Model confidence (mean pLDDT): 84 of 100. Large-subunit ribosomal RNA, half B from Leucomyxa plasmidifera, 1154 nucleotides, folded computationally. RNAcentral holds the full RNA, with entries from ENA. It is recorded under the gene name rnl. Its Rfam family is "Bacterial large subunit ribosomal RNA".
Context: one part of a larger RNA
RNA sequence: AUAUGUUGAAGGAACUCGGCAAAUUAGCUCUGUAACUUCGGGAGAAGGAGUAACAGUAGAAGCGCAAGCUUUUAUUGUUGGCACAUAAUUGGGAGUAGCGACUGUUUAAUAAAAACACAAGUCUCUGCAAAUUCGAAAGAAAAAGUAUAGGGACUGACACCUGCCCGGUGCGGCAAGGUCAAGAGGAGGAGCUUGGGCUCUGAAUCGAAGCCCCCGUAAACGGCGGCUGUAACUCUGACGGUCCAAAGGUAGCGAAAUUCCUUGUCGGGUAAGUUCCGACCUGCAUGAAUGGUGUAACGACUGCUCCACUGUCUCCAACAUAGACUCUGUGAAAUUGAAUUAGCUGUGAAGAUGCAGCUUACUUCCAGAUAGACGGAAAGACCCCGUGCACCUUUACUAUGAUUAUAUGUUGUAUAGUUUUUUAUUAUGUGUAGAAUAAGUGGGAGCCGUAAGGUAACAGUGAAAUACCACUCUUAAUAAAAAACUAUACUCACAAGUUAUAUUUGGACAGCAUAUAUGAGGUAGUUUAAGUGGGGCGCUUGCCUCCUAAAAAGUAACGGAGGCGUGCAAAGGUAGACUCAAAAAAGGUUUCCUUUUUGUAGAGCGUAAUAGCAUUAAUGUCUGCUUGACUGUAAGAUUGACAAAUCAAACAGAGACGAAAGUCGGCUAUAGUGAUCCGGUAAUUCUGUGUGGAAAGAUUAUCGCUCAACGAAUAAAAGGUACGCCGGGGAUAACAGGCUGAUGGUUCCCGAGAGCUCAUAUCGACGGAACCGUUUGGCACCUCGAUGUCGGCUAAUCACAUCCUGGAGCUGAAGAAGGUUCCAAGGGUUCGGCUGUUCGCCGAUUAAAGUGGUACUUGAGCUGGGUUAAGAACGUCGUGAGACAGUUCGGUCCCUAUCUUCUGGAAGCGUUAAAAAUUGAGAGGACUAAACCGUAGUACGAGAGGACCCGGGAAUGUAAACCUCUGGUGUAUCGGCUGUAUUUCCAAAUGCAACGUCGAGUAGCUAAGUUUAUAAAAGAUAACCGCUGAAAGCAUCUAAGUGGGAAACUUGCCUCAAGAUAAAUUUUUUUUAUCGUGAAAGAAUAUCACGUAAAUAGGCCAAAUGUGUAAGAAUAGUAAUAUUUUUAGCUUAUUGGUACUAAACCAAUUUAUU
Repeated sequence: AUAUGUUGAAGGAACUCGGCAAAUUAGCUCUGUAACUUCGGGAGAAGGAGUAACAGUAGAAGCGCAAGCUUUUAUUGUUGGCACAUAAUUGGGAGUAGCGACUGUUUAAUAAAAACACAAGUCUCUGCAAAUUCGAAAGAAAAAGUAUAGGGACUGACACCUGCCCGGUGCGGCAAGGUCAAGAGGAGGAGCUUGGGCUCUGAAUCGAAGCCCCCGUAAACGGCGGCUGUAACUCUGACGGUCCAAAGGUAGCGAAAUUCCUUGUCGGGUAAGUUCCGACCUGCAUGAAUGGUGUAACGACUGCUCCACUGUCUCCAACAUAGACUCUGUGAAAUUGAAUUAGCUGUGAAGAUGCAGCUUACUUCCAGAUAGACGGAAAGACCCCGUGCACCUUUACUAUGAUUAUAUGUUGUAUAGUUUUUUAUUAUGUGUAGAAUAAGUGGGAGCCGUAAGGUAACAGUGAAAUACCACUCUUAAUAAAAAACUAUACUCACAAGUUAUAUUUGGACAGCAUAUAUGAGGUAGUUUAAGUGGGGCGCUUGCCUCCUAAAAAGUAACGGAGGCGUGCAAAGGUAGACUCAAAAAAGGUUUCCUUUUUGUAGAGCGUAAUAGCAUUAAUGUCUGCUUGACUGUAAGAUUGACAAAUCAAACAGAGACGAAAGUCGGCUAUAGUGAUCCGGUAAUUCUGUGUGGAAAGAUUAUCGCUCAACGAAUAAAAGGUACGCCGGGGAUAACAGGCUGAUGGUUCCCGAGAGCUCAUAUCGACGGAACCGUUUGGCACCUCGAUGUCGGCUAAUCACAUCCUGGAGCUGAAGAAGGUUCCAAGGGUUCGGCUGUUCGCCGAUUAAAGUGGUACUUGAGCUGGGUUAAGAACGUCGUGAGACAGUUCGGUCCCUAUCUUCUGGAAGCGUUAAAAAUUGAGAGGACUAAACCGUAGUACGAGAGGACCCGGGAAUGUAAACCUCUGGUGUAUCGGCUGUAUUUCCAAAUGCAACGUCGAGUAGCUAAGUUUAUAAAAGAUAACCGCUGAAAGCAUCUAAGUGGGAAACUUGCCUCAAGAUAAAUUUUUUUUAUCGUGAAAGAAUAUCACGUAAAUAGGCCAAAUGUGUAAGAAUAGUAAUAUUUUUAGCUUAUUGGUACUAAACCAAUUUAUU
C1' cells in the first nucleotide's frame, strides 16, 4: 500500500455520468392513513404509541368428576437500565414523468428490457376425403374435433376512438374481347422416285389456365401537396386565384424513446438547471390495429425531485483479519535473437539503452512505484485489397419443387341439344329483252300421251335458250352416319367407406402416369467492373487534333483545350480556264452590283484542331466529258510486344479523260470504329461417307454487335451484412508522431483615418515582412504477426506570447481607480448548478480564477458517462435484406515487473590500522498572498473621494514536527444488556451470536488539535532612472569611467552529502562481529539499549490511569430489587522499584594489530 470487515469529531450528496457503495428502516400489538381509482385497490400508504422484569385484580379458551393444570387477554401498581422486538433473524419512505396494462418469457457464459408472450380486437382461409402442415410414398398431425371448430396474419387489458385514398403492388371476382403451348388441322412447298409412293417442311382454322382489359378490396402492402394575392397601424389571413394528384393528414398528440437548427420561447422548481415538469406550435421528418390518445394497478425498467440516512465527499484517521515481507518445506506460468541493458541534445524507415557529441556513473542485492523498453497476451475485429468464403434480401440472372391449366392414357353405357363433315332425297336460283323466276355445262331433234293434245325444235329475244337425257354449282330442308362441344343420366372401371364383405356414397369426375404451358426467392447455383492522392459519392473508359513534350521518334497525371461514332453520285476522275478575303475611291438598277487602286492569302479547301496548298501544275473557283469510288497481283518501306495499322513503285486485264506527254486502284492529310465464334444471303469448273443426288461443308463477296467497361470473360446477372468469417496490407484510411505551414496564432513595418485641435495616450483601413508549430487541413514517411480512443480522477513537469503578486516608461496619469508598453516564470492561479462533455452559460467568491507543450502528458495508475459490436425502439431512407457524424434504453477494461528509470533499505570492496567528531565540492527543499491598524481622513482634490513610502500585523494557503490540551480510534481495560449452551441445582462465571450488542476509555497512532517556518540581510543584475563624458566644439546614461534598481539570479534558512576514486580534515588509541534479552528501531538487513561489575525483557510489589461501588454476607421488601460492608473490585501498552526467570560463567569460532 491492497482486499474483506469495525468505529468516527463538525458538516451531510458539497462526491459522482448517476446516492454507485454504505448507512438508515425493520418483528408483533394498537392507532392512523392522501390524491387517484377499473371501487377490487392505492395501503404495511404516510405518520404515531406500546414492547423488559416483578406483584395484584378481572376475565377467556382447552383438559379434568374435582382439586387443579396449560394457554391467553385486559387493567392497576412496583423495580432497574443510556437503551426492554436490548443479540440474531428482520421493508427506507414520498412525489412526478416516459414506456409496457398486468403474473410470466428471453440472448446457459458481458444486454432481463420499452424486446417476446398474454387475455382481448380485427381480417382472411376452411363444409370434412376440410383448410393448413410433415412425408418419395404408404401414411400421419389437424381430430377420434366439425364454423361458439380448426389454420394463417396483424394489433395487444380497459376507456374514448380508429378519418381520406383502389392510381401503383397484392388478393378476390369476371360465360364478352385481345394474346396464348402441346395437340388437332392440312393449303402449299422441297428432295428422291419409271410408277405407286416415301421422307421432310408447313399457311389458314380450332385450341386452357395465365397475362392484358373490366369491377371490387386498405384492422391488404402502402400513401395522405405546391405557388400566390387579400382585413383602415403592424402582424396574421376567416376569404380568393392557380398548378398538380388516387387522395392531399381528419380526431388526437406534439422540441416527444420522433425536433436538425436547439441549451427553441415562456412558466415552475434551484443561489445557479444543456437534464426534469407544465405550456406554446415554426411537426427538418407526429398521427390513428405498421394502431392514436388516455389510464387505476403492477415493474431488480428509464428520467427528475424531496425527506430520512450516512466516510460518497470536505479530508482522511485508528483498529481487526488475510495475503504481501522474513524463515522452513514444496513448487507453476506467460515471456525470452543475443546482451557487458545510463541521461541530455542531435541524427536516423521521420519518437534511440545500443549511432554522434557532451554529461553522469565504484560492484552487488532487498522492498516498493510503474514513466519507457513503440512492454506481454491475440498473423487488427476498424479501413482497404482478393476476378476469397458464408449467410440474408429482392421487380439481378439462370434453373427448379409445390400450385394452376390443357392434351393423351387408365376411360365405360346412354339421352337431349348445338356445330361440322359426308352420303341420300327433296326443294332452291327473278338486271334488261324475251310467253317468262334463263343456276351451269355437255348431248340433243325430238319427247310425253291410247287419243285429243301438249311441249320442244324452227322463229324471236338475249351475252347465254328452253323439250328430253346426263353430270354439276349456290342456298335450304329432311333422313342416316361420323366427330367435337354442352347439359343430363346410368354403373362397370376407379375412389370413399369396413378388420373384411355387404348395404351405401362419389363416379367416368377425381386420383395417378406422360407431355406441354403458366407460375414461382419456396429452394438452389451464381453474378453484382476498373481507374481513383484510402474507400465511397461524383467523373472517366474507344478513336482524332493541339499544348504539356525538354528542336528525331516516343513520353505520365482525376493536367489544359476541343472534336468523332459521318458526309458527298459529286464535294470522285480527267482536260481546259480562272484567282481570293478585306479596305479605299467613283458610278449604278443601292440588303447588292460594276470599275479602278492596294492586297502572299489577312479567303477558301463539307466538318474539330494542327500541318499543308496561289501564276512552270494551286490541294481553292468554274466549265466539258465521264465512273479508276476498277479486277488480279505486288518489290520495298513506315509503325507496332503481338494482333492489327499505314505508304507504295511496278506487272497483267479491261477502261475514263486528254491532241499528246500523261493522270486515274475515291475525296488536301490526319477521326467517322469492333477481333473470334455463331448465324443469314448471293455466286462458284470445289467436297458429297456403297453409287446418283440431297443435306452439310469449303471458296469468293456481303449482312447481323453504343460486345461504348469500345483487345470484346457468358446468349443470359442486382443488393445487404453491426451475426459475420478467411487470407493479406502500414503497397491504403481513422488515433498519435513526422514533413509542410495554405488556414490558424503572435509580432513588426508603412500610416489613410478618429481621437474637439493633434497619425502614433488609445484605436488603426489598404498593403508589406517575419516568427510559432497549440487549430482546420495537405502529404501518406514508421507502426494493421495491434502504437487502446474523448472526458473525468490521481500525479505532475516544462515554455512564456504573464492572469495575480514584484520592478519600471508613457498616459487624453490631480488623488483613487484605470489604459498601454517594457522587465520578470519565485510562488500562486477557488467552490458550486447544468451537460458524458472539453468548451460554454450561470451562481457565489477571489490578489488572480493565465495561454500552451509534454503520444490533443498520464487506462502494465483508476474510472468507463460519451464514441464504437452483438438486444430493442422512434423518426427518416430503402420493394426488401438493411442503413443514418440522427435520437433513445441496455451492454465482461487482463497482466505475479526481467532490464532501464524513480523512491527507500542493505552488503561487498576501495579510501583508513581502527573508532569518533567535523569541513562542505555538490545536490535537493523552501520561496505565497494579505484584509486590517498606525502614519492619516494627511498629501492630492471645488467636492465627492482619497494615497505612495515607512512601521505593525490575524484568519487563510503550503510545509514540517508533535500529542500537553480538544477530539477520533483504541478486537488482551472496565461496566450494562439479550438469546442460548455449559460448569455446579441456586448464585456466580465462561463460550458463541460482526469485538453478539450498548455505554465509557489508558498507551500508541492520529487531525479537525498544538507548535513552528515561509524572515531580515548581502552580492551581481533586468527593464528603467542617473553622474561625468567624447566621437559629433552642442546634445547625449556609454564609447573609456562610475552609481541606483525586482518575488527572478548567487548567497543567506532547512535537509542530504568525502564512492568529492582529486576518496578531504581533526581528535583519540585497542578490539570487532557472530550469540542472548530487547525497543525510542524495524519488511529482511540495518540502527539503538543491555548482557550478572546487569534493571534489557518478563514476572512480582507499589503507583498512575480507566471503569464506576465486585463477589460473599447481613438488613428491608410477597417479589423484581434496594441499602450497608464499599468511591468497592478489576485495571493492556504508562511510571517507580525489585534479580524471582532469561541475557552470567565455562568452552568455541571470527576480525584487526603485533